[in-house]
RNA sequence: CCCACGAACAGGCAAACCGCCGGCGACGGCGGGACGCAAAGCCACCGGCCUCAAUAACAACAACAAGAGGCAGCGGAGCUACCGAA
Numbered sequence: 001c002c003c004a005c006g007a008a009c010a011g012g013c014a015a016a017c018c019g020c021c022g023g024c025g026a027c028g029g030c031g032g033g034a035c036g037c038a039a040a041g042c043c044a045c046c047g048g049c050c051u052c053a054a055u056a057a058c059a060a061c062a063a064c065a066a067g068a069g070g071c072a073g074c075g076g077a078g079c080u081a082c083c084g085a086a
Stems, first nucleotide, its partner, number of pairs: 005084002012037002017032006035073001041079002045076003048071005055063001
């Protein structure tokens, strides 16, 4: 120094909940707040979950639903990174 690893230190992130703002919604942004996190940094490529939803004989019902979105703090793949003991 690299890979693996996760003790300590420094520094970091921030669930629920609350306020304001945006969105039909899932949810997002900012502030407060800390349940947790060694990638809880990035990325919707694969699986998953969630939202809106065209459409289906006259009506009702009916989706494993075209399509459009959200979640990276659900798992996997990919990319990048702080500290440094065993």
The RNA shown here (c-di-GMP-I riboswitch aptamer) has 86 nucleotides and comes from a Rhodospirillales bacterium.
Model confidence (mean pLDDT): 87 of 100.
The sequence was found by an Rfam model in a public genome assembly.